[in-house]
RNA sequence: GGCUCCAUGGUCAAGCGGUUAAGACAUCGCCCUUUCACGGCGGUAACAGGGGUUCAAAUCCCCUUGGAGUCA
Numbered sequence: 001g002g003c004u005c006c007a008u009g010g011u012c013a014a015g016c017g018g019u020u021a022a023g024a025c026a027u028c029g030c031c032c033u034u035u036c037a038c039g040g041c042g043g044u045a046a047c048a049g050g051g052g053u054u055c056a057a058a059u060c061c062c063c064u065u066g067g068a069g070u071c072a
Stems, first nucleotide, its partner, number of pairs: 001071007010025003018055001027043005048064005
């Protein structure tokens, strides 16, 4: 340098054009308990950045950034 793959809450992770962007752990609040732990209920919190296509984009296309692999 060429090609391929990946990037979603603090962490992991589902979503294959129309879902309210699901779930687990974590965190916060309440309940339970003499207290803690366990358990129950609820809250906060996310689509790497920019542009395009489309009535509609996390999803398709292009560029950039970062990471991984492969060929030299």

Model confidence (mean pLDDT): 81 of 100. Predicted 3D model of a 72-nucleotide RNA (transfer RNA) from Marvinbryantia formatexigens DSM 14469. The sequence is in RNAcentral, with records from ENA, MGnify and Rfam. It matches the Rfam family "tRNA". By type it is a transfer RNA. Rfam links the family to the GO term triplet codon-amino acid adaptor activity.